[in-house]
RNA sequence: GAUAGAGGCGCGGGGUACAUCAGUACCGUGUCGGUUCGGCAAAUCGCCGGCACGCGAAAGGGCACACCGCCGAAACCUUCAAAGUUCUGCCAAAGCGUUGGGGGUUGGGUCGCAGGGGAACACGUUGCGGACUGUCGCGAUUAAUUUGCGGAGUGCUAUC
Numbered sequence: 001g002a003u004a005g006a007g008g009c010g011c012g013g014g015g016u017a018c019a020u021c022a023g024u025a026c027c028g029u030g031u032c033g034g035u036u037c038g039g040c041a042a043a044u045c046g047c048c049g050g051c052a053c054g055c056g057a058a059a060g061g062g063c064a065c066a067c068c069g070c071c072g073a074a075a076c077c078u079u080c081a082a083a084g085u086u087c088u089g090c091c092a093a094a095g096c097g098u099u100g101g102g103g104g105u106u107g108g109g110u111c112g113c114a115g116g117g118g119a120a121c122a123c124g125u126u127g128c129g130g131a132c133u134g135u136c137g138c139g140a141u142u143a144a145u146u147u148g149c150g151g152a153g154u155g156c157u158a159u160c
Base pairs, nucleotide, nucleotide: 001160002159003158004157005156008071010070011069012068013067015065016064018062027054028053029052030051031050032049033048034047038091039090040089041088074106075105076104077103078102079101080100081099082098084096085095086094107133108132110130111129112128113127114126115125117123135151136150137149138148139147140146
């Protein structure tokens, strides 16, 4: 270097169902208030906000199931760029997710606390801490083995 493998509450993908989001947003009707509202333009009709009634979602996030692909699986943090989307029309700002590039963190899942994300007490993220687990190194021990300490996936095992 190539190929094949292992870890286990292991990782990812789209699909289906369910709950949540939410009786919320949108939309319609009525009513009250503002009066051109980021810039420009515009209306007897716009736009914004409150309340009542009617109708009533979705995305993101979660979970279950089978299937598929896998074992840096993959996830996350940060930064840059691009196009997209959100208005009455155009523009700007901001938000949102998407795609691509750079830098960084993590062996794996799990539990607790704190911070920030999130509609959320879900969930995941960052930091710290705990035990567990695979693996290698060193030491002790044994008939098999078991155990202490340390390391990191740029690792480990097998074959060439």

Predicted 3D model of a 160-nucleotide RNA (Lysine riboswitch aptamer) from a bovine gut metagenome. Of the family's consensus pairs, 100% are formed in the model. Rfam family: Lysine riboswitch aptamer. Its family is annotated with lysine biosynthetic process in the Gene Ontology.